Predicted 3D model of a 1396-nucleotide RNA (small-subunit ribosomal RNA) from an Alphaproteobacteria bacterium. NCBI's taxonomy places the organism under Bacteria, Pseudomonadati, Pseudomonadota, Alphaproteobacteria. Model confidence (mean pLDDT): 88 of 100.
[in-house]
RNA sequence: AAACUUGAGAGUUUGAUCCUGGCUCAGGACGAACGCUGGCGGCAGGCUUAACACAUGCAAGUCGAGCGCCCCGCAAGGGGAGCGGCGGACGGGUGAGUAACGCGUGGGAAUCUGCCCUUUGGUGUGGGACAACCACGGGAAACUGUGGCUAAUACCGCAUGAGCCCGAGAGGGGAAAGCAGCAAUGCGCCGAAGGAUGAGCCCGCGUCGGAUUAGCUAGUUGGUGGGGUAAUGGCCCACCAAGGCGAUGAUCCGUAGCUGGUCUGAGAGGAUGAUCAGCCACACUGGGACUGAGACACGGCCCAGACUCCUACGGGAGGCAGCAGUGGGGAAUAUUGGACAAUGGGGGAAACCCUGAUCCAGCCAUGCCGCGUGAGUGAUGAAGGCCUUAGGGUUGUAAAGCUCUUUCGACGGGGACGAUGAUGACGGUACCCGUAGAAGAAGCCCCGGCUAACUUCGUGCCAGCAGCCGCGGUAAUACGAAGGGGGCUAGCGUUGUCCGGAAUUACUGGGCGUAAAGCGCGCGUAGGCGGCUACGCAAGUUGGGCGUGAAAGCCCGGGGCUUAACCCCGGAAAUGCGCUCAAGACUGCGUGGCUUGAGACCGGAAGAGGAGAGUGGAAUUCCCAGUGUAGAGGUGAAAUUCGUAGAUAUUGGGAAGAACACCGGUGGCGAAGGCGGCUCUCUGGUCCGGUUCUGACGCUGAGGCGCGAAAGCGUGGGGAGCAAACAGGAUUAGAUACCCUGGUAGUCCACGCCGUAAACGAUGAGUGCCAGACGUCGGGGGGCUCGCCCCUCGGUGUCGACGCUAACGCAUUAAGCACUCCGCCUGGGGAGUACGGCCGCAAGGUUAAAACUCAAAGGAAUUGACGGGGGCCCGCACAAGCGGUGGAGCAUGUGGUUUAAUUCGACGCAACGCGAAGAACCUUACCAGCUUUUGACAUGCUAGGUUUCGGCCCCUCGAAAGGGGGGCCUUCAGUUCGGCUGGGCCUAGCACAGGUGCUGCAUGGCUGUCGUCAGCUCGUGUCGUGAGAUGUUGGGUUAAGUCCCGCAACGAGCGCAACCCUCGCCUUCAGUUGCCAUCGGGUGAAGCCGGGCACUCUGAAGGAACCGCCGGUGACAAGCCGGAGGAAGGUGGGGAUGACGUCAAGUCCUCAUGGCCCCUACGGGCUGGGCUACACACGUGCUACAAUGGCGGUGACAGUGGGCGGCAAAGGCGCGAGCCCGAGCUAAUCCUGAAAAGCCGUCUCAGUUCGGAUUGCACUCUGCAACUCGGGUGCAUGAAGCUGGAAUCGCUAGUAAUCGCGGAUCAGCAUGCCGCGGUGAAUACGUUCCCGGGCCUUGUACACACCGCCCGUCACACCAUGGGAGUUGGCUUUACCCGAAGCCGGUGCGCUAACC
Repeated sequence: AAACUUGAGAGUUUGAUCCUGGCUCAGGACGAACGCUGGCGGCAGGCUUAACACAUGCAAGUCGAGCGCCCCGCAAGGGGAGCGGCGGACGGGUGAGUAACGCGUGGGAAUCUGCCCUUUGGUGUGGGACAACCACGGGAAACUGUGGCUAAUACCGCAUGAGCCCGAGAGGGGAAAGCAGCAAUGCGCCGAAGGAUGAGCCCGCGUCGGAUUAGCUAGUUGGUGGGGUAAUGGCCCACCAAGGCGAUGAUCCGUAGCUGGUCUGAGAGGAUGAUCAGCCACACUGGGACUGAGACACGGCCCAGACUCCUACGGGAGGCAGCAGUGGGGAAUAUUGGACAAUGGGGGAAACCCUGAUCCAGCCAUGCCGCGUGAGUGAUGAAGGCCUUAGGGUUGUAAAGCUCUUUCGACGGGGACGAUGAUGACGGUACCCGUAGAAGAAGCCCCGGCUAACUUCGUGCCAGCAGCCGCGGUAAUACGAAGGGGGCUAGCGUUGUCCGGAAUUACUGGGCGUAAAGCGCGCGUAGGCGGCUACGCAAGUUGGGCGUGAAAGCCCGGGGCUUAACCCCGGAAAUGCGCUCAAGACUGCGUGGCUUGAGACCGGAAGAGGAGAGUGGAAUUCCCAGUGUAGAGGUGAAAUUCGUAGAUAUUGGGAAGAACACCGGUGGCGAAGGCGGCUCUCUGGUCCGGUUCUGACGCUGAGGCGCGAAAGCGUGGGGAGCAAACAGGAUUAGAUACCCUGGUAGUCCACGCCGUAAACGAUGAGUGCCAGACGUCGGGGGGCUCGCCCCUCGGUGUCGACGCUAACGCAUUAAGCACUCCGCCUGGGGAGUACGGCCGCAAGGUUAAAACUCAAAGGAAUUGACGGGGGCCCGCACAAGCGGUGGAGCAUGUGGUUUAAUUCGACGCAACGCGAAGAACCUUACCAGCUUUUGACAUGCUAGGUUUCGGCCCCUCGAAAGGGGGGCCUUCAGUUCGGCUGGGCCUAGCACAGGUGCUGCAUGGCUGUCGUCAGCUCGUGUCGUGAGAUGUUGGGUUAAGUCCCGCAACGAGCGCAACCCUCGCCUUCAGUUGCCAUCGGGUGAAGCCGGGCACUCUGAAGGAACCGCCGGUGACAAGCCGGAGGAAGGUGGGGAUGACGUCAAGUCCUCAUGGCCCCUACGGGCUGGGCUACACACGUGCUACAAUGGCGGUGACAGUGGGCGGCAAAGGCGCGAGCCCGAGCUAAUCCUGAAAAGCCGUCUCAGUUCGGAUUGCACUCUGCAACUCGGGUGCAUGAAGCUGGAAUCGCUAGUAAUCGCGGAUCAGCAUGCCGCGGUGAAUACGUUCCCGGGCCUUGUACACACCGCCCGUCACACCAUGGGAGUUGGCUUUACCCGAAGCCGGUGCGCUAACC
């Protein structure tokens, strides 16, 4: 402050992060369509596809006041065709064509313009025809021929002619029409001038994509003269000239009507061109002209073509892209309506006629806008539904009920405006009044995140959903249903399209070191950009004025329909173009000057810069000769290979080719590629000093041209070494490789091609500006104590401030701050590929797509994990040792198989003598059969019965469970005495019980494991955009994140350690059941007794060990090493104790528990069977294979424990297992035999006096019961096995090994398990290797984390694309042939009234 003010993001790449980048979503819009649904009205809109084909009707006629004739009528009057006039060039439709002066905008000159307006002049006098009509013909029709009559505002003369036209002039040419009316007069007619309107033509600027279209052009470009037109013009023609257009994109190809506007957007922009308005083009397709003021003419004509129709087959007719309508196409788009009442148009003097223009109505939720489907009250928060933790919650004031209202609709009545006087299709419409009654009127989508809205059931990677990410494999807020909720609402969703978000083409407003992106490098054309200064001009630029920028629309103000949509009025705006005036800074142009940019000149300097010619030594190989003998060579080890025909080695001589050791250097030179012995010749560039000259001469550089490593190609040389291909030898599962022996192209030279590369600093060129420090190369200046120091120009490096960056990093040699120019990028794959073009001898290069497909592909950094990466360090991890397993027999567990069942679980370490610390029944969960149903067990209710309950015995059916009967014993509490009450029990019924049924991947709890490993974290601070880092890393040290020191960290927590238990030493206290030194008693002997508590021991409390002391070492630390003392020495041995977490580890069969499932069975009971099976395979053990032993004899020494339904002594019997009897012991009291060892004897190396499996017979114990299926004993039998392949396990000291003893479970059953003591070793150099682990670091494309990720071939199917012998269509070009209508010209056979 009228016309102003306005910009939102999210999801998705990762374990996480930041960035890059694509995909997707939320918004708005539509001529829409589809699905479900649908009450009313207003306003608007309605074939986007087949410019496909069209039946039928209508859409352009009118004038009798221009004219004659015919018909009806008495007349007035009316009607008809024809001649004539005006109009059919407007209005209406469509968008095919058109990339063009077509359109838009602004200009221009060489034009025409009927009707209309203004002005002016005129309108005199004659003539001959043709339709209609009549007659006669042709034809199916359409139509038409001949002859005859006739009028005019039809046609033709003559006259006049102001003005007009031609002409230099003289002069010449050249017009008319009447009609109506009683009349006034009106309407016309002709010439001319002007206007208005409309139209034609020309020009500047603007107007899509493709360069995989680069050259196009012969009337082509211009001139002269003519023709033609209303008019300019190559528009057309003749002649002349050779031009014209094009990288500022010609030509060609594709696509497209253009605009005002419309949609979107903050804007800039992008997309679009329905309705309305302007222009253009078209009218079945193509061509053509006629008439006319105007057409090359939508509802006119001619020709050709296609199509349709009629036909008598001779010939005709037609053109809805007018309004309706039909078929067709399509996802899809309306009535064969009314009226000229209004507005407008044509004709007419007018009345009037015509008008599918128009105004209205009809259909369609197609869109926009408005309204309604009720309002108030109403808690027992009704019923029903759904959920539920069962209490309740929710639907929900919602309903019902009560009290009201009547919009819309319905019915009845009245009834317009639109119409200035008449005339109303709309229409009995809008509107108004009245009547009845909540009465007739709600749906659609969604509810995992984005995104607003959640539960239950069903389903079980099925069915399905899905815009992106993604849901669904038994608890799905994601599928389907329901309840509930959210959103919009006569609509709601879906699909399609456009803009937005997308700064994702970046003008506003992006980038290119590593994400996509700097041409390999230079020279340079066009172009772009350009130093200081003065003056002039005014093109750009800026300001003012004028013209234009149609209307509608958008915007603002106001007004009209009840509001709104809609409509009306006024304004603003229209960012543009043109003309004009002015300004003069900047750019530009012109002129003059300047020296700092650039260049030149003079004097110096460094250098593997380039080219040519020559030359040198070392080495390799080969050849010749000498010496010399058996090997050489090569490798991880070998072999192929060479060598007795003399190699390798060594000496001398010779030949040839290639490359130039040392110097040599983040040294030098060059534009890049690249350049390295030495000398000479030719030659390019650079730097420094001087400040003599020129005077902006500069920078960049599309195209273009040149250079351009290696490999490769062509021709000719050369060929020592090396060496693709190739051959052989090895390696290996294979080895078309790595290693070895050979070896050809090639490598070298000359000439010519190729033109690429990680051609890299992954960093285009130029100029200016912005801290430094330290090296190094070249030059110059100054100082000096000569060692050096300082200043400066140019190059080349390292570090680093500001700044920049996603980070890494860059940092005066920028990736900083700016300017100029060029090149390049726009998701990944397809693909730097195909096709086409260009280049090449070829190989190939260059330019360069699409279909299809994915939801990512990427960059940097972070934390982990991993590595046949690195460093440091642990552990019976290896090594050093001892003993085993793997072979045998047996035991036991598992797999497998078998079975009616062989119940189930456990599966690498970390399942397999595991759950099982006791499967004959039981256990027991499995199988078969029998049997039971409120149940073996819990709680509650209803009804009935009983009076208890319970114990024992007998008979009977049965396998038992279970059923029936009898007998004995015992008999609850209260009592009003009544089964009356309580409790109990039984029966019937209802709720419920029950399940070792499923899910350990729904869970709790418990456990295993990494691992007793030394780690895992937090608070605050600091660093980083962030994930994160720091602390916890580093230097030492430790068993240890143990401690010390250092440090942007300082502290803290869970772990480590310690505190706890036990063993080892001592002390104190206490001595029975333990002990016995001293004293006494006593025996065959004996702690047997008195006594004692010293010792042993028992069990309670203490002490003791801390690197405390000494020495050394270390940093004066932490600590480490040694020593002393000590029972014990550096955590003294052992145990308990297991951080954050990992393995969806194990367990629903211990227990608990969600969900699911079974309910006369998947529950309960019983008998019998099974878990004990057996071609086989594995794990864990026992016993052995023997002499360090077996057997016989003799014979000592423990400890932990256990014991009354028990341990059992002594005694007796038995060969023995065991049995009989039974003292003692509720246990430091009694009981429970230790063995190996030792000693003596025997066996003598053998399948044995080893070994004991297997089997037979006979016994014994437990138990209701040993058949399946227990243990033990005696006699007999006497199997395999003679130290165990590959492989593999345990153990570092009282340990391994070896020996026995005890206990739990248990009626009985141990080689298993848990404990106990006896005897009692060997070895550890060491950390390379195997396994596991800890810390630091590094790489990573891994993150389910190396048991990861991932590549290629092949097989089959399918999708898309390229090639393909070919085949076919469309468009187009050039040359030539035939050629309709028509126009122009020529001719004039024919025809001819008026005039000549």